[in-house]
């Protein structure tokens, strides 16, 4: 230097190919029910698309250009 994959709540994890609901689900945090107790079970709330710029009614999603992290050639 070159060529690829990745960047999403406090952590993890779909979704992007094929742009449109309030951005999934575990976990956590927190309120609440049930229970002799109890974060074991249910129910509810809180939180996030790596930047910038373009394209379109609309952008995590398409393009271009950074930054980071990984791996592979030199």
């Nucleotide at each position: 230097g070159c060529c690829g994959a990745g960047g999403u709540g406090g952590g993890g994890u779909a979704g992007c190919c094929u742009g449109g609901u309030u951005a999934u689900c575990c976990u956590g945090u927190u309120g609440g029910a049930c229970u002799g107790u109890g974060g074991a079970u249910c129910c509810g709330a809180c939180g996030a698309c790596u930047c910038g710029u373009g394209u379109u009614c609309a952008a995590a999603u398409c393009a271009c250009g950074g930054c980071c992290u990984c791996g592979g050639c030199c």
A computed fold for a 74-nucleotide RNA from a Candidatus Altarchaeia archaeon, annotated as transfer RNA.
The sequence is in RNAcentral, with records from ENA.
It matches the Rfam family "tRNA". From the family's description: Transfer RNA (tRNA) molecules are approximately 80 nucleotides in length. By type it is a transfer RNA.
Its mean pLDDT, the model's own confidence on a scale to 100, is 81.